About this RNA: The prediction has a mean pLDDT of 84. Small-subunit ribosomal RNA from a bacterium, 1535 nucleotides, folded computationally. The sequence was found in a public genome assembly.
RNA sequence: AAACUGAAGAGUUUGAUCCUGGCUCAGAACGAACGCUAGCGGGAUGCCUCAAACAUGCAAGUCGAACGAGAAAGUACCUUCGGGUGCGAGUAUAGUGGCGCACGGGUGAGUAACACGUAGCUAACGUACCCUUUCGCUGGGGAUAACUUCGGGAAACCGAUGCUAAUACCGAAUGAUCUGAUACGGCCCUCGGGCUGUAUCGGUAAAGCCUUCGGGCGCGAAAGGAUCGGGCUGCGUUUCAUUAGCUUGAUGGUGGGGUAAUGGCCUACCAUGGCGACGAUGAAUAGCUGGUCUGAGAGGAUGAUCAGCCACACUGGAACUGAAACACGGUCCAGACUCCCACGGGAGGCAGCAGUUGGGAAUAUUGGACAAUGGGGGAAACCCUGAUCCAGCAAUCCCGCGUGAGUGAUGAAGGCUCUAGGGUCGUAAAGCUCUUUCAGCAGGGAAGAAUAAAAUGACGGUACCUGCAGAAGAAGCACCGGCUAACUCCGUGCCAGCAGCCGCGGUAAUACGGAGGGUGCAAGCGUUGUUCGGAAUCAUUGGGCGUAAAGCGCGUGUAGGCGGCCAGAUAAGUCUGAUGUGAAAGCCCGGGGCUCAACCCCGGAAGUGCAUUGGAUACUGCCUGGCUAGAGGAUGAGAGAGGGAAGUGGAAUUCCUGGUGUAGGGGUGAAAUCCGUAGAUAUCAGGAGGAACAUCAGUUGCGAAGGCGACUUCCUGGCUCAUUUCUGACGCUGAGACGCGAAAGCGUGGGGAGCAAACAGGAUUAGAUACCCUGGUAGUCCACGCCCUAAACGAUGAAUACUAGACGUCGGAAUUCCUAAUAGUUUCGGUGUCGUAGCUAACGCAUUAAGUAUUCCGCCUGGGGAUUACGGUCGCAAGAUUAAAACUCAAAGGAAUUGACGGGGGCCCGCACAAGCGGUGGAGCAUGUGGUUUAAUUCGAUGCUACGCGAAGAACCUUACCUGGACUUGACAUCCCGGGCUACCCUGGGAAACCAGGGGUUCCCUUCGGGGACCCGGUGACAGGUGCUGCAUGGCUGUCGUCAGCUCGUGUUGUGAGAUGUUGGGUUAAGUCCCGCAACGAGCGCAACCCUCGCCGUUAGUUACCAUCAUUAAGUUGGGCACUCUAACGGGACCGCUAGGCUAUAAGCCAGAGGAAGGUGGGGAUGACGUCAAGUCCUCAUGGCCUUUAUGUCCAGGGCUACACACGUGCUACAAUGGAAAGGACAAAGCGCUCGCAAGCUCGCAAGAGCAAGCAAAUCGCAAAAACCUUUCCUCAGUUCGGAUUGGAGUCUGCAACUCGACUCCAUGAAGUUGGAAUCGCUAGUAAUCGCGGAUCAGCAAUGCCGCGGUGAAUACGUUCCCGGGCCUUGUACACACCGCCCGUCACACCAUGGGAGUUGGUUGUACCGGAAAACGUUGAGCUAACCCCCCUCUUUCGGGAUGGGGGAGGCAUGCGUUUAUGGUAUGGCUGAUGACUGGGGUGAAGUCGUAACAAGGUAGCCGUUGCGGAAGCAGUGGCUGGAUCACCUCCUUU
Repeated sequence: AAACUGAAGAGUUUGAUCCUGGCUCAGAACGAACGCUAGCGGGAUGCCUCAAACAUGCAAGUCGAACGAGAAAGUACCUUCGGGUGCGAGUAUAGUGGCGCACGGGUGAGUAACACGUAGCUAACGUACCCUUUCGCUGGGGAUAACUUCGGGAAACCGAUGCUAAUACCGAAUGAUCUGAUACGGCCCUCGGGCUGUAUCGGUAAAGCCUUCGGGCGCGAAAGGAUCGGGCUGCGUUUCAUUAGCUUGAUGGUGGGGUAAUGGCCUACCAUGGCGACGAUGAAUAGCUGGUCUGAGAGGAUGAUCAGCCACACUGGAACUGAAACACGGUCCAGACUCCCACGGGAGGCAGCAGUUGGGAAUAUUGGACAAUGGGGGAAACCCUGAUCCAGCAAUCCCGCGUGAGUGAUGAAGGCUCUAGGGUCGUAAAGCUCUUUCAGCAGGGAAGAAUAAAAUGACGGUACCUGCAGAAGAAGCACCGGCUAACUCCGUGCCAGCAGCCGCGGUAAUACGGAGGGUGCAAGCGUUGUUCGGAAUCAUUGGGCGUAAAGCGCGUGUAGGCGGCCAGAUAAGUCUGAUGUGAAAGCCCGGGGCUCAACCCCGGAAGUGCAUUGGAUACUGCCUGGCUAGAGGAUGAGAGAGGGAAGUGGAAUUCCUGGUGUAGGGGUGAAAUCCGUAGAUAUCAGGAGGAACAUCAGUUGCGAAGGCGACUUCCUGGCUCAUUUCUGACGCUGAGACGCGAAAGCGUGGGGAGCAAACAGGAUUAGAUACCCUGGUAGUCCACGCCCUAAACGAUGAAUACUAGACGUCGGAAUUCCUAAUAGUUUCGGUGUCGUAGCUAACGCAUUAAGUAUUCCGCCUGGGGAUUACGGUCGCAAGAUUAAAACUCAAAGGAAUUGACGGGGGCCCGCACAAGCGGUGGAGCAUGUGGUUUAAUUCGAUGCUACGCGAAGAACCUUACCUGGACUUGACAUCCCGGGCUACCCUGGGAAACCAGGGGUUCCCUUCGGGGACCCGGUGACAGGUGCUGCAUGGCUGUCGUCAGCUCGUGUUGUGAGAUGUUGGGUUAAGUCCCGCAACGAGCGCAACCCUCGCCGUUAGUUACCAUCAUUAAGUUGGGCACUCUAACGGGACCGCUAGGCUAUAAGCCAGAGGAAGGUGGGGAUGACGUCAAGUCCUCAUGGCCUUUAUGUCCAGGGCUACACACGUGCUACAAUGGAAAGGACAAAGCGCUCGCAAGCUCGCAAGAGCAAGCAAAUCGCAAAAACCUUUCCUCAGUUCGGAUUGGAGUCUGCAACUCGACUCCAUGAAGUUGGAAUCGCUAGUAAUCGCGGAUCAGCAAUGCCGCGGUGAAUACGUUCCCGGGCCUUGUACACACCGCCCGUCACACCAUGGGAGUUGGUUGUACCGGAAAACGUUGAGCUAACCCCCCUCUUUCGGGAUGGGGGAGGCAUGCGUUUAUGGUAUGGCUGAUGACUGGGGUGAAGUCGUAACAAGGUAGCCGUUGCGGAAGCAGUGGCUGGAUCACCUCCUUU
């Protein structure tokens, strides 16, 4: 100098957000276990389970200096050979006696207790051995074990006889500061007593041994010390109240007993106490502590090793001995178990050290030594010591070391991967140069050992030192989706598997398994278990309760808690100092020792505590005295649906009587049941009876809450205001307790008009145990008594104080103006709305707080199970109250956000409806689809958004399908090798592909070598696939929808998701524009820019055109660019204009003018962010998979064209607005020579054929336009409508028209007379109707599709309704987004649990029976050496002594009594297991029935209660808003 130092979060509820809230993870630790792996050393630790049972050995002995006895083997000598003597040897050995065995060692069963911890008390006590001091140790006696003899017994052992010693035992003497009694004092004191003095009278002790003769060791008594104990007390010490009352020696007193000692510790008597919500009693669990682990701390968990205390020693009980035990290796008894046995009887206790069996996931050697430390005995030498010191086993933990170091790029080989280039393992290896720790071998070798000196080491030839050899012998485990550091390939295909949580796996898995690579730790690494942490998730530090879990339904009030102002006193709390204690070890700090560290040693700090003591006095407490601001009383006023009782009233419903009157009434969405001709309904009059009190009436009033509403009277509670006055803190809260407590319900007795559970009937419906209707009983009403629950709500406990306001309203008071009404202002008390600060997760609350504070009470701790079970209490019952667990899930939940949705609302649009026109649906045919069929009828498309769609052309081809025949590097591409020269033609076989043969020889370039193209053959890489996956994809497309939307930047706002902008007021086709506005801007969309049509102009006139001039049959030709037209560029239209109207003067709308065109002029192209896993792998492209003599390729034939039927889309019709015939007129847009369009002429009835001009096109052709117009016929019919079908004959295309083409002619002449339910298109050059062209194409199925023009309407009041869409708003339990979510019964499987006739254990209580050992009491006629007395005999030193006998004292045996363990009987309590059957509960991808809830969820929902029903549920009754929508009333805000 120091001992101070320390605090992290993450994942998971949602589409997203914030909050609440649980679950899970990352950390540390362990007496651990398991899996894989393993080189060395040091230090620690090692039956946590059966306090289960134990074989074997050892764990407590020692003393001859307390005592008596006392061998043997062996050996020497002697011998009578029997033996004896000496040595061995006073040895071994046992016995008497002393001390020890109560320590040390083990374990944690019991114990919730003065057991433990801490602080005290003991004036209520003991203490062997040890220390100090004092005084003593005189003199006797009788026994007894060992031993001997005899006997019993299998044994253990026992009995009897005889002998003997002591520091064994017993009298006597002496004797005190010991002890008892009495008397008189002194001091102290907690008043109980203690210490002590004097006097007198009693009682009480002893042992010797050794000696070097100096002494030493012992013995007795007393006092003191030390040590170790006993007892008592304060405080602290687990859970359960679903354990609330317990107690008879119980609480106290007196006397006695007992103990070392107090005490009901025991006993007799007396009294009736004692404990308990500050938790008694009971139950469960547990050794306690220092400490240990964790934690920032406070705490929480724990109590192995080490240390202190306690308890126990096979189980239960008991005492003996002793200083100390009710005694682990002692005794007695009982019980269980084991062993021995001759069956009579005995023996035993490892929770000592090793070890065994068992149990268990699991825990070591039947080791060495007393060398050290310590213990016992002894004078000592010594002996004993499984205490201890060491060693062995185990990665069980902690610590340390090593498994090599440097260099080394052809970045080797090999592995893995790859975009095929490369990358990576990787300086890693090899190679080269070094080193030698550890292990190995060899040599040396301690300290630990003390003492005057010698001797003495288990560990151990250990630690350590030195030398030698050689990189030599030494690396694994887990993980790699996020949390959490670390990524790829292959395999697998919701399988196998993983998983701590979230979750992975259904063909491209960084999540499974393997591999490569990587990350982390390392002789270990993971897993499992447990504890603390994170968890502020029980919150003292440090949480909450309006809606998330949570305020008792409300009051009165007990205990308790808390408490106004001013003084004084005290010092309990509080603060501060000192003293004692808080064992050691441990933690922490500073040093030191092992090479370091772990570990060990020394010193300190700390130990936040307790006790004693001194001081302080602000605050709290206690005491005393005062005060009036809290609280209360008095006085005077006031308002009120406050409560109870009695009486009274009118309106209405129903019923009854009578009158009038006649056919309906009633009811509903519509009906029916029902009432009515026996007279209803309606109406009038009268009467009866019950219930409720319209208007007033009001977010008005009163009450604690529930609740209270006609009027009057009586009784009665509370509240408010005002004035003065009185009391003087009397107050607040309030566990238990007590009272009140809607509706429903219950009991008894009344009453019963209306309404109305149940019930009945009628409807509705798939059903309808409902909603609707007709009836209707309990009940609703009254009295009395129960019940005690509600969304009993402001979902907000009570009280007090403080903290901006504004505006209402109710009840008072004062004041101003005043005649008054009234109005204003101020103030007190209530009741509302809005709002600042503040708070809140947000919503919201905001002087009536959910703000700021204080006091007290109640309550919460994830969801479900569960407003449950069991038990208790209450109740007549229904039931209420109190209130769990197993099991199960990773969520459940609150508020707000964005969407989506609603059988919610508002606004708006659209051929959406309406108004119209024409269709479809009926017929025939065409075409597509489904279905069926088939060898195949290829495939795809399937609500709108598939179905005349892919297909803008299926006879072959196409063609993908089927049958059959062929090929296998292939029909097609590239590379390699060899050969050939080609092509092509002919013949034969064959269905053809193809095969065989023959003929034929002319490709291009060339540096003449050859090369290229082509063909044939071969080899392997590969080709090929209309095979699969459109849910792996690109691209393209459909649809919402040409709907007006979709977004961004910055800013602002909100904790945030988000919002704002984009909403609002207008307006528009439009998020179009204007205005306003915390927004300002911008982007993709809208619009415009583009094309086309409509007007004009300019330019240009051939093939177009022709006004003027010529000309012709004809714009035919000359001529002309005026016109038309062509095709390029421009103009034009913008709400631009109007003293027009409307509107905010804007945007704009309406109207008008002008204009070819007027309000985006018509049409087209153009399709935002996105949705539908929409469609397409069969256009194309493409990942992956599959196939490779076939799923590829070629060929022939067939099929895609089938046909009972169903649907979609069309065509033609059904006729006279028509059909037929004849004649006549007017387009646009296209197309045309590889197989084109073809005029014209001839032939044919015609399709067409033959010949053939022109035209690669503003020139020629297709080409006739048709509807239309004119004329004639038909005259309403299955027809002169309609044309299907069929027969015959042909034409054309094509290799080929059989399956299976189109067209023509003749003949035939079907259905059909305008179409059910339903449904489609269209708003103007549109619908309707009429024809023309084109693509594809040899031909054609085209009536389809895409274009073109001709003729050319009707209607729109309007937005209630249907459909779709847009915006705003609202509700939501939806977010896969209503095709959503979701409830209950039933059925099945599994799981835990309640009840249950009982059965079977454990534990405990009570009563009784019985009662071992032992202790105490008593008995003791039996037995008895020591002491006493008497007698006899002997003896004497005359005191006495000895023997024998008798008696006594004392003792013992025995018997009895009391207490009592185990035991037995009976009966209870608590608790566990099990149980036929039974109840509900939970869980489980695709079961059944319904649809209760979420939107107004289609009957608003929910709460309490009652009834009913397969089930959700329904109905009655009262309550709540946590109900949507509309209207009204009231209030607030702004003006």